[in-house]
The RNA shown here (Bacterial RNase P class A) has 397 nucleotides and comes from a Chloroflexota bacterium. The model forms 94% of the base pairs in the Rfam consensus. A source record names the gene rnpB. Its Rfam family is "Bacterial RNase P class A". It is annotated as a ribozyme. The prediction has a mean pLDDT of 75. The source organism's lineage runs through Bacteria, Bacillati and Chloroflexota. The RNAcentral record of the sequence draws on ENA.

RNA sequence: AGAGUGGGCCGGGCGGUCGCAUGUCGGGCACAGGCCCGGCAUGAGGAAAGUCCGAACUCCAUAGAGCACGAUGCUGGGUAACUCCCAGGCGAGGCGACUCGACGGCAUAGUGCAACAGAGAGCAGGUCGCCCCGGCGGUCUCGUACCGUCGGGGUAAGAGUGAAAGGGUAGUGUAAGAGACUACCAGCGGCCCAGGUGACUGGGUCGGCUAGGCAAACCCCAUCGGGAGCAAGACCAAGCAGAGGCUGUCUACAGGGGCAACCCUGUGGGCAUGGGCUGCUCGCUCAUUGCCUCAGGUAGGUCGCAAGAGGCGUCGGGUAACCGGCGUCGUAGAUAGAUGAUCGCCACCCCGCCGAAAGGUGGGGGACAGAAUUCGGCUUAUAGGCCCACUCAACCA
Numbered sequence: 001a002g003a004g005u006g007g008g009c010c011g012g013g014c015g016g017u018c019g020c021a022u023g024u025c026g027g028g029c030a031c032a033g034g035c036c037c038g039g040c041a042u043g044a045g046g047a048a049a050g051u052c053c054g055a056a057c058u059c060c061a062u063a064g065a066g067c068a069c070g071a072u073g074c075u076g077g078g079u080a081a082c083u084c085c086c087a088g089g090c091g092a093g094g095c096g097a098c099u100c101g102a103c104g105g106c107a108u109a110g111u112g113c114a115a116c117a118g119a120g121a122g123c124a125g126g127u128c129g130c131c132c133c134g135g136c137g138g139u140c141u142c143g144u145a146c147c148g149u150c151g152g153g154g155u156a157a158g159a160g161u162g163a164a165a166g167g168g169u170a171g172u173g174u175a176a177g178a179g180a181c182u183a184c185c186a187g188c189g190g191c192c193c194a195g196g197u198g199a200c201u202g203g204g205u206c207g208g209c210u211a212g213g214c215a216a217a218c219c220c221c222a223u224c225g226g227g228a229g230c231a232a233g234a235c236c237a238a239g240c241a242g243a244g245g246c247u248g249u250c251u252a253c254a255g256g257g258g259c260a261a262c263c264c265u266g267u268g269g270g271c272a273u274g275g276g277c278u279g280c281u282c283g284c285u286c287a288u289u290g291c292c293u294c295a296g297g298u299a300g301g302u303c304g305c306a307a308g309a310g311g312c313g314u315c316g317g318g319u320a321a322c323c324g325g326c327g328u329c330g331u332a333g334a335u336a337g338a339u340g341a342u343c344g345c346c347a348c349c350c351c352g353c354c355g356a357a358a359g360g361u362g363g364g365g366g367a368c369a370g371a372a373u374u375c376g377g378c379u380u381a382u383a384g385g386c387c388c389a390c391u392c393a394a395c396c397a
Base pairs, nucleotide, nucleotide: 002392003391004390005389006388007387008386009385010384012346013345014344015343016342017341018340020043021042022041023040024039025038026037027036028035029034045368049379050378052377053376054375055374056373057229058228059227060226069225070224071223072222073221074088075087076086077085078084089103090101091100092099093098104220105219110218111217112214113213127159128158129155130154131153132152133151134150135149136148137147138146139145140143167185168184169183170182171181172180186210188207189206190205191204192203193202194201195200233303234302235301236300242294243293244292245291246290248271249270250269251268252267253266254265255264256263257262272288273287274286275285276284277283310329311328312327313326314325315324316323317322348365349364350363351362352361353360354359
């Protein structure tokens, strides 16, 4: 210097002006909660996202057990918990650093599926081939011969199809063949020994010669699992409607009830009270219903809701995830949803010009995105940049 692998981090900085939200202080207005002005402080993320897992919290449901349904599925550990994380085993890929894996069970449990090709795909199959027997024809060296063809039978060496045809290699054997038999190898099962907490690994021995694939196919086995979600939920509580109580008097008429006294409703009048017209009286006109209590509860408000399985530093334990001790910090809280706009300087990147270079100068650019009860994860998006560890090949010294 090239090609890579794994991990960690940043996600521009400072200042001015205007604006928004929350808190607080001061002032003004209002009086159920508030509104306005001014000062000060604070104000998004590594993913705030997807809402895919796991929890906290809240309400509802709930004797126990089972069925059904769903999720998970190698081992050990971590954690509040997890489908997450760490370490390991096994398998697959890569020369390697390293990466990926729903990685229990196709069983003398059952069922199902396999496109195309192919004769045949789960129980086997026989197209070509190889071999034997028989018939017919042909050849000449006239035979227990050879060739062709037809029929019957054996076989699964070889060919061919396929992702896959059901161990491999060598030999014995045979008409040709075949785990039919033998040796070795691979693989399977049982037993034993050794290592490991374990998954598993290594070795020995015996057996039988081969058992196919798919369970993110039904299914079986084991473990786990109530439901809904902060618009959860708790509290306060206008107005309207509801229930109860209190609330002027006299009178006429009409209707109703009552044996009656009388009561109820409606309409009208007088007086009384209050409002309006007015400075006051008279007069005219309007009203006589309002008030109190009650429970539930709408609008609205308050809480939930910002100290949490918290961050940072350090020490100790652990391979690690993580755990423990000590110290230290205070860090958004809206409710139709504030966190914005603009200008200047500096830093970074790109382009042009000047310059031998250092550098100077002009122009341009900066992603994904954005809190909404809160945490732990996973996944996805992301301009540009920094750091660490490791691998491979070639060259040079």